Small-subunit ribosomal RNA, 5' domain from Chelatococcus composti, 473 nucleotides, folded computationally. Rfam family: Bacterial small subunit ribosomal RNA. Rfam links the family to the GO terms ribosome and structural constituent of ribosome. The coordinates come from a structure-prediction model, not an experiment, and the mean pLDDT is 87.
Context: one part of a larger RNA
RNA sequence: GAGCGAACGCUGGCGGCAGGCCUAACACAUGCAAGUCGAACGGUUCCUUCGGGGACAGUGGCAGACGGGUGAGUAACGCGUGGGAACGUGCCCUUCGGUUCGGAAUAACUCAGGGAAACUUGAGCUAAUACCGGAUACGUCCGAGAGGAGAAAGAUUUAUCGCCGAAGGAUCGGCCCGCGUCUGAUUAGCUAGUUGGUGGGGUAAUGGCCUACCAAGGCGACGAUCAGUAGCUGGUCUGAGAGGAUGAUCAGCCACACUGGGACUGAGACACGGCCCAGACUCCUACGGGAGGCAGCAGUGGGGAAUAUUGGACAAUGGGCGCAAGCCUGAUCCAGCCAUGCCGCGUGAGUGAUGAAGGCCCUAGGGUUGUAAAGCUCUUUUGUCCGGGACGAUAAUGACGGUACCGGAAGAAUAAGCCCCGGCUAACUUCGUGCCAGCAGCCGCGGUAAUACGAAGGGGGCUAGCGUUGCUC
Numbered sequence: 001g002a003g004c005g006a007a008c009g010c011u012g013g014c015g016g017c018a019g020g021c022c023u024a025a026c027a028c029a030u031g032c033a034a035g036u037c038g039a040a041c042g043g044u045u046c047c048u049u050c051g052g053g054g055a056c057a058g059u060g061g062c063a064g065a066c067g068g069g070u071g072a073g074u075a076a077c078g079c080g081u082g083g084g085a086a087c088g089u090g091c092c093c094u095u096c097g098g099u100u101c102g103g104a105a106u107a108a109c110u111c112a113g114g115g116a117a118a119c120u121u122g123a124g125c126u127a128a129u130a131c132c133g134g135a136u137a138c139g140u141c142c143g144a145g146a147g148g149a150g151a152a153a154g155a156u157u158u159a160u161c162g163c164c165g166a167a168g169g170a171u172c173g174g175c176c177c178g179c180g181u182c183u184g185a186u187u188a189g190c191u192a193g194u195u196g197g198u199g200g201g202g203u204a205a206u207g208g209c210c211u212a213c214c215a216a217g218g219c220g221a222c223g224a225u226c227a228g229u230a231g232c233u234g235g236u237c238u239g240a241g242a243g244g245a246u247g248a249u250c251a252g253c254c255a256c257a258c259u260g261g262g263a264c265u266g267a268g269a270c271a272c273g274g275c276c277c278a279g280a281c282u283c284c285u286a287c288g289g290g291a292g293g294c295a296g297c298a299g300u301g302g303g304g305a306a307u308a309u310u311g312g313a314c315a316a317u318g319g320g321c322g323c324a325a326g327c328c329u330g331a332u333c334c335a336g337c338c339a340u341g342c343c344g345c346g347u348g349a350g351u352g353a354u355g356a357a358g359g360c361c362c363u364a365g366g367g368u369u370g371u372a373a374a375g376c377u378c379u380u381u382u383g384u385c386c387g388g389g390a391c392g393a394u395a396a397u398g399a400c401g402g403u404a405c406c407g408g409a410a411g412a413a414u415a416a417g418c419c420c421c422g423g424c425u426a427a428c429u430u431c432g433u434g435c436c437a438g439c440a441g442c443c444g445c446g447g448u449a450a451u452a453c454g455a456a457g458g459g460g461g462c463u464a465g466c467g468u469u470g471c472u473c
Base pairs, nucleotide, nucleotide: 001473002472003471004470006469007468008467009466010465013345014344015343016342017341018340019338020337021303026301027300028299030298031297032296035062036061037060040059041058043056044055045054046053047052069256070255071254078181079180080179081178082177083176084175087173088172092169093168094167095166096165097164098163099162100134101133102132103131109124110123111122112121113120114119140149141148142147154161155160182228183227184226189219190218191217194216195215196214197213198212199211200210201209231253232252233251234250235246236245237244238243258279259278260277261276262275281292282291283290284289309335311334312333313332317331318329319328320327321326348378349377350376351375358369359368360367361366384409385408386407387406388405392400417462418461419460420459421458422443423442424441428457429456430455431454432453438445439444
């Protein structure tokens, strides 16, 4: 000098754009943040013009694996980059073929119970795109072959939407490898599923991933192991560059979801707002037993130098479901708060000498503040009032918003501070104080004339900011 997710002190007019718990991955009251489908199904209920229409708990389907948060863990194929073969892929696209005949249940509901509650038991009834069996098999799978195995579901407003098998694509993902990726040797040896092989198991798939047996290997001063620290990257800051530092916001990847473990369902999870077990904590309880998980958006307590509203809307973009109408969406779009930052604008312009008054200094002549003020003539950015009023949306639909913007009216009216003045370093005098009180980034000032302390006048710098502190180059 530049920079910052900054903080503190003094001060503070407006707008645009951005940013806003860096600390306790501390604990959380309350509300909301993931639903939807009656064009899968039986039923209950309401309205009815008797045609039909609406609502609802349940069965069923799809979605809750996305979106959103956080950075605890992780020095690792985690990430970055470049490759690879032994894989999967719901919804979507293309193509081929099919969509047949039956069956037994079960929730809802009714009845009878248990429990304080959460919830739950028994009996009976019923439907389906729920479940099961038979038939069929262009492809498909198993098998050397012969042969064997394996599907389906219907709905409606009659246009379609579905369902099953198979192939290909697209997308997304799983896995493997080369190279790169912090510090410490005051960590030098580490390793028994360890390294490799064979058989088997397991997986969508390769593989000590797992297991039995066999062999005795494997890694390491080119730093293994251990310890510490840390999410990684695109980027960001700085610098002429090389480099150094950093990883907030935005984007990609990873990991996590009270702590630890586990699987279920599913195309996909070992699943933030799913399940089970254990633990700590909190709450309810009739003491028998139960409920919960904000590192979602707001908000509360706490910690801290420090970081916002318990706001509006689905209008746009996007997502889920649905044929659709539509419903949901704290994603998102907006608004609120904060000079936290960047940028822009304003706080007036011209004229005005008796160089007014006042202040300060003085050699008492004057000098300076100073065209500064007053006065006169103007202007109206901003603000106030009145009127009009969008784009974003397309035939309709606008939270923002009567906002931005435009026109008009009155009126200089509503708007300047902060730091410094010994040298470095731009800017000087007087008074007070007297090694005191104090200043200070370094050198150093202060012990009776202090340009260095405090005040005043004057001056210098920056300006809605200015200084200080912290951190990086």